Source information
The RNA shown here (Bacterial RNase P class A) has 354 nucleotides and comes from a bovine gut metagenome. Its Rfam family is "Bacterial RNase P class A". By type it is a ribozyme. From the family's description: Ribonuclease P (RNase P) is a ubiquitous endoribonuclease, found in archaea, bacteria and eukarya as well as chloroplasts and mitochondria.

[in-house]
RNA sequence: CAGGGUAUGCGGUCGCGGCGCCUUAAGGUUUUACCGGCGGGCGGCGAGGAAAGUCCGGGCUUCACAGGGCAGGAUGCCGGAUAACGUCCGGCAGGGGUAACCCUCGGGAAAGCGCAACAGAAAAGAACCGCCCCGCGCCCCUUGCGGGCGCUAAGCGGGGUAAGGGUGAAAAGGCAGUGUAAGAGACUACCGCCUGCACAGUAAUGCGCAGGGCAUAUGCAAGCCCCAUCCGAAGCAAGGCUGAAAAGGAGCGAUACGGCGGCCCGCCGUGCUCCAGGUAAGCCGCUCGAUCCGUCCGGCAACGGGCGGGCUAGACAGAUGACCGCACACGACAGAACCCGGCUUAUCGCCCUG
Numbered sequence: 001c002a003g004g005g006u007a008u009g010c011g012g013u014c015g016c017g018g019c020g021c022c023u024u025a026a027g028g029u030u031u032u033a034c035c036g037g038c039g040g041g042c043g044g045c046g047a048g049g050a051a052a053g054u055c056c057g058g059g060c061u062u063c064a065c066a067g068g069g070c071a072g073g074a075u076g077c078c079g080g081a082u083a084a085c086g087u088c089c090g091g092c093a094g095g096g097g098u099a100a101c102c103c104u105c106g107g108g109a110a111a112g113c114g115c116a117a118c119a120g121a122a123a124a125g126a127a128c129c130g131c132c133c134c135g136c137g138c139c140c141c142u143u144g145c146g147g148g149c150g151c152u153a154a155g156c157g158g159g160g161u162a163a164g165g166g167u168g169a170a171a172a173g174g175c176a177g178u179g180u181a182a183g184a185g186a187c188u189a190c191c192g193c194c195u196g197c198a199c200a201g202u203a204a205u206g207c208g209c210a211g212g213g214c215a216u217a218u219g220c221a222a223g224c225c226c227c228a229u230c231c232g233a234a235g236c237a238a239g240g241c242u243g244a245a246a247a248g249g250a251g252c253g254a255u256a257c258g259g260c261g262g263c264c265c266g267c268c269g270u271g272c273u274c275c276a277g278g279u280a281a282g283c284c285g286c287u288c289g290a291u292c293c294g295u296c297c298g299g300c301a302a303c304g305g306g307c308g309g310g311c312u313a314g315a316c317a318g319a320u321g322a323c324c325g326c327a328c329a330c331g332a333c334a335g336a337a338c339c340c341g342g343c344u345u346a347u348c349g350c351c352c353u354g
Base pairs, nucleotide, nucleotide: 001354002353003352004351005350006349008327009326010325011324012323013322014321016046017045019043020042021041022040023039027035028034029033048333052344053343055342056341057340058339059338060235061234062233063232072231073230074229075228076227077091078090079089080088081087092106093104094103095102096101107226108225112224113223114220115219116218128165129164130161131160132159133158134157135156136150137149138148139147140146141144173191174190176188177187178186192214193212194211195210196209197208199206200205239284240283241282242281248275249274250273251272252271256270257269258268259267260266291310292309293308294307295306296305297304298303328331
């Protein structure tokens, strides 16, 4: 420096939640018997590495869905792993470190648009200073194809120049030379870039050769955008089965009772049977699973396969607690709620490996 593991330990008493066995209340049935959900007894099991955040991915469930497109979202070097992933493994490239090793939101800026604070002349087609040439003018004397200077004559006008200075995160490929009035890929070598070819590699890419002076000219795509790939929605309060009571519907029966002021008819209700709906309640989903442990094999690894063994919470107001004793290194972060794979965050210490 990197990776992995562990998560106070042991014992006792009393509780709590599931499960198994025994017993069994109410009750039920096909009634010499069997079942049995109140309760009781015994036995065994009972939170985590993150159970957390709910940020990704999948299983499962219901709904939607011919096919194609638009919009929207996510991902983004290459190869592999996987149920899948934005995860993991192995590489490549770039950067950092003496090293072990570490870091990277790593497609496209030779399709378009947009933006680039401050500073600076200019932030994309650049002339502020400087350098060079020409014109005009002024001054000097050694009168020359002279020198110096710029009207306040120590810089007026026109042009060239991207070498140099200065500003900046970034300044127009770098650097050395040739060249030139001064300069400039204008030209040459090397480096960089682009194109083509060959070799190595599955590939990213590496290496070599040849060609192109490079107007393909800077950066930002965590700005729009372009390209490629992927994505239906909602979530266990998903969803499924059974299903009271009351109200409702249909039928049957009776003319017995009650109501419609006394009587008749009629109507309504009371009785029995059936039905639909799916509330209360119960059950399922629910924990045996991309599972865990050991071992062997394949693979650099992630991971995959074989064999043997294990069963390790499953509630629905929701259990996992309280007290005591002993030991020491004196004990952190924190608690399931459909289930898995990741990521991220929290965490006293201790141990192991390279």
The coordinates come from a structure-prediction model, not an experiment, and the mean pLDDT is 77. The sequence is in RNAcentral, with records from MGnify.